[in-house]
RNA sequence: UGAUUCCGCGCGGGAGAGAGCGUUCCGCCCGGGAGGACCGGUCGGGGCGCCGCCGAAGGCGCAACCGGCCCCCGGAAACGCUCAGGCAGAAGGACCGCGCGGGGAAG
Numbered sequence: 001u002g003a004u005u006c007c008g009c010g011c012g013g014g015a016g017a018g019a020g021c022g023u024u025c026c027g028c029c030c031g032g033g034a035g036g037a038c039c040g041g042u043c044g045g046g047g048c049g050c051c052g053c054c055g056a057a058g059g060c061g062c063a064a065c066c067g068g069c070c071c072c073c074g075g076a077a078a079c080g081c082u083c084a085g086g087c088a089g090a091a092g093g094a095c096c097g098c099g100c101g102g103g104g105a106a107g
Base pairs, nucleotide, nucleotide: 001107006102007101008100009099010098011097012096013095018051020050021049022048023047024046025045026044027043029041030040031039032038052087053086054085058083059081060080061079065075066074067073068072
C1' cells in the first nucleotide's frame, strides 16, 4: 500500500397472496329531524372474532448441500414449515447494482 471476502451507511431496483366477512369504536360527508338528541347510508382509520391465501424481514426444520476425528457431530439454502409477518396504497422486503466509511490476513 492493501482488491475480493466481512461489517455499517446512503441511493436505485425489488415478488407473491381477499381493498374478504361479521361486530364494535372514532372521524368527514349526505339524508331524516324545527333545533338538539337520535336514526340511516357511503368512505377512511383502530380494536376483536372468523374463513381463504402468500413467503423474500425475523424464526424454526427430522432439510438439498458442504465439512470433519465419519453410521456420529458441526454448518446450512432463494428448499420446507408458516410461529411471527404480509395479502389496494404507504411502510417493510431476501437479494442485486453503485457509492462512501470501517476493518484487516493474503499479495
Glycine riboswitch aptamer from Roseomonas acroporae, 107 nucleotides, folded computationally. RNAcentral holds the sequence, with entries from Rfam. NCBI's taxonomy places the organism under Bacteria, Pseudomonadati, Alphaproteobacteria, Roseomonadaceae, Roseomonas. Its mean pLDDT, the model's own confidence on a scale to 100, is 78.